The RNA shown here (transfer RNA) has 72 nucleotides and comes from a Candidatus Limnocylindria bacterium. The RNAcentral record of the sequence draws on ENA and MGnify. It matches the Rfam family "tRNA". Rfam links the family to the GO term triplet codon-amino acid adaptor activity. Model confidence (mean pLDDT): 84 of 100. The source organism's lineage runs through Bacteria, Bacillati, Chloroflexota and Candidatus Limnocylindria.

RNA sequence: GGCUGGGUAGCUCAGUGGUAGAGCAGCGGCGUCAUAAUCCGCUGGUCGUGGGUCCGAAUCCCACCCCAGCCA
Numbered sequence: 001g002g003c004u005g006g007g008u009a010g011c012u013c014a015g016u017g018g019u020a021g022a023g024c025a026g027c028g029g030c031g032u033c034a035u036a037a038u039c040c041g042c043u044g045g046u047c048g049u050g051g052g053u054c055c056g057a058a059u060c061c062c063a064c065c066c067c068a069g070c071c072a
Stems, first nucleotide, its partner, number of pairs: 001071007010024004018055001026042004048064005
């Protein structure tokens, strides 16, 4: 330098054009003599950055940044 995959909540990851979600973690409740587990609820997001297409973009297109791998 070229190619492929990836970047979404604190962490691990779904979501392939029409309301951004799950598990874990955190907080509150329930529970217990007390603690923990279980169970119930809640909080938490500029969807890597900037443009473009579209009535509408995490999703499609372009450029760039970062990570991993392959080729040279």